[in-house]
Context: one part of a larger RNA
RNA sequence: CGUAUACGGUGAAUGCCUAGGCAGUCAGAGGCGAUGAAGGACGUGUUAAUCUGCGAAAAGCGUCGGUAAGUUGGUAUAAAACGUUAUUAACCGGCGAUAUCCGAAUGGGGAAACUCGAUGUAAUUAAUUACAUCAUUGUUAAGCGAAUAUAUAACUUAACAAAGCAAACUAAGGGAACUGAAACAUCUAAGUACCUUAAGGAAAAGAAAUCAAUUGAGAUUCCCUUAGUAGUGGCGAGCGAAAAGGGAAUAGCCUAGAGCCAUUAUCAAUUUAUACAUUAAGAAAAUGAUUUGGAAAAAUCAACAAUAUAGGGUGAUAGUCCCGUAUCUGAAAAUGUAUUUAUUGUGAGCUCAAUAAUUAAAACGAGACACGUGAUAUCUUGUUUGAAGAUGGGGGGACCAUCCUCCAAGGCUAAAUACUCCUGACUGACCAAUAGUGAACUAGUACCGUGAGGGAAAGGUGAAAAGAACCCCGGUUAGGGGAGUGAAAUAGAACCUGAAACCGUAUACGU
Numbered sequence: 001c002g003u004a005u006a007c008g009g010u011g012a013a014u015g016c017c018u019a020g021g022c023a024g025u026c027a028g029a030g031g032c033g034a035u036g037a038a039g040g041a042c043g044u045g046u047u048a049a050u051c052u053g054c055g056a057a058a059a060g061c062g063u064c065g066g067u068a069a070g071u072u073g074g075u076a077u078a079a080a081a082c083g084u085u086a087u088u089a090a091c092c093g094g095c096g097a098u099a100u101c102c103g104a105a106u107g108g109g110g111a112a113a114c115u116c117g118a119u120g121u122a123a124u125u126a127a128u129u130a131c132a133u134c135a136u137u138g139u140u141a142a143g144c145g146a147a148u149a150u151a152u153a154a155c156u157u158a159a160c161a162a163a164g165c166a167a168a169c170u171a172a173g174g175g176a177a178c179u180g181a182a183a184c185a186u187c188u189a190a191g192u193a194c195c196u197u198a199a200g201g202a203a204a205a206g207a208a209a210u211c212a213a214u215u216g217a218g219a220u221u222c223c224c225u226u227a228g229u230a231g232u233g234g235c236g237a238g239c240g241a242a243a244a245g246g247g248a249a250u251a252g253c254c255u256a257g258a259g260c261c262a263u264u265a266u267c268a269a270u271u272u273a274u275a276c277a278u279u280a281a282g283a284a285a286a287u288g289a290u291u292u293g294g295a296a297a298a299a300u301c302a303a304c305a306a307u308a309u310a311g312g313g314u315g316a317u318a319g320u321c322c323c324g325u326a327u328c329u330g331a332a333a334a335u336g337u338a339u340u341u342a343u344u345g346u347g348a349g350c351u352c353a354a355u356a357a358u359u360a361a362a363a364c365g366a367g368a369c370a371c372g373u374g375a376u377a378u379c380u381u382g383u384u385u386g387a388a389g390a391u392g393g394g395g396g397g398a399c400c401a402u403c404c405u406c407c408a409a410g411g412c413u414a415a416a417u418a419c420u421c422c423u424g425a426c427u428g429a430c431c432a433a434u435a436g437u438g439a440a441c442u443a444g445u446a447c448c449g450u451g452a453g454g455g456a457a458a459g460g461u462g463a464a465a466a467g468a469a470c471c472c473c474g475g476u477u478a479g480g481g482g483a484g485u486g487a488a489a490u491a492g493a494a495c496c497u498g499a500a501a502c503c504g505u506a507u508a509c510g511u
Stems, first nucleotide, its partner, number of pairs: 001510009015496001016460002020431002022428007029420002031165002039102003042055003046078001049075003061096006070082003107116003117134007136162008169200001170198005180187001184234001210217002221248004231239002252412003255356001257352004267345004273339007281329003287302005303320002305309001311323003361385008371397001392407005447454002467495001470482004
């Protein structure tokens, strides 16, 4: 040095586990904000740090309910206290109070969490202190009021409103390119990404100037089918309907006016009562022995409950040990829904009349329609023109006639549909720590970057700390050896299991 065996070190795989994730289902909620939000800064404890809570009334205050024998949030002990039988211990819930500074930030300024004012009131005056108010824009109302006579602009005051934030869904205004066409220009990607504006719990659409085809249907929306069909298309790549049929859900109305009649339908706000739901809760059945073991929930034997054998915990696998669970019960207060009482506002019914003009349409240029200008109807409109008046007008895919059908140029409208930042319950032939969220841990942290931004690693002693008193070596170390605890310490905190690479020790053999 090699090989083999044994025993170790290192190392962290693997196995087992789950405190966290992922994807859904069913309900709820679908907003918060000048009564100062979202998000922060700084404080706040017997407290040095950090998380959580809270705000100078600061891990909290009041009140009303519930519950209660223990409690003073976590890492996290300790100290010092509070409370214990129905009571201001603590805890849970409803409603209130307080709520520094920044932030739309709004008295002015500003390099956010800082700084500098004005006015009024009060404290006997001053000084000072305390409290309150003072942004802008819009609407409405009042006052005042120029050049300029009447006026108007401007100005002043008051009331009300707006602003900012938020995941997706919605509508509207703008709107790419890579790419595909095996190049590329029409085309495609795509009205997508992205930007902007506005709104709601949904939005949008919506009661035929619609379809159909000689029979008829009867607002809109969504799904299935029609159908990858008819079409469209450098007829390339591609794009791609509709009617009819079947379902989900259904709801119809008002104004552009006069008369009659009536205060009742309807809707909105406030309000009364009842019911239900939500926001704390309460009651809740039934098992013993023996054996093994550190421990019984295991095995054996013998019982019991079940509208409760969902689930979790307990020293191994528990219907009957604990928490729960089926079922039943429950709210002082607040909120929601349904019905209902009342008030205020709105206005119902009938008859007659009326029927939306810089419009329809046309020409030219664009865009939308599955449809790229084509034989191209229909819809929108930038420019220029420009009707009729129900004996009228639009449409039925050039156009004309006939026929059929509807009535534009005003408006409102629930449901079926879309989505999930968020709350609760439940589910999984979803993951199990290089997986699953980037994040099971002080995680958008540490760290990197001037910045926009990028962005980790890191889980497991044991049933219980019983976390190793005491002794010895050592530097009053580190680390170790005894002793002790424990079922186990090769479970000793660098702690479950502990593979391999790699490094040793011992023995045997070989050289």

Description:
This is a predicted structure of a 511-nucleotide part of an RNA (large-subunit ribosomal RNA, domain I) from Candidatus Mikella endobia. The coordinates come from a structure-prediction model, not an experiment, and the mean pLDDT is 87. The RNAcentral record of the full RNA draws on ENA and SILVA. Taxonomically the source falls in Candidatus Mikella (Bacteria, Pseudomonadati, Pseudomonadota, Enterobacteriaceae).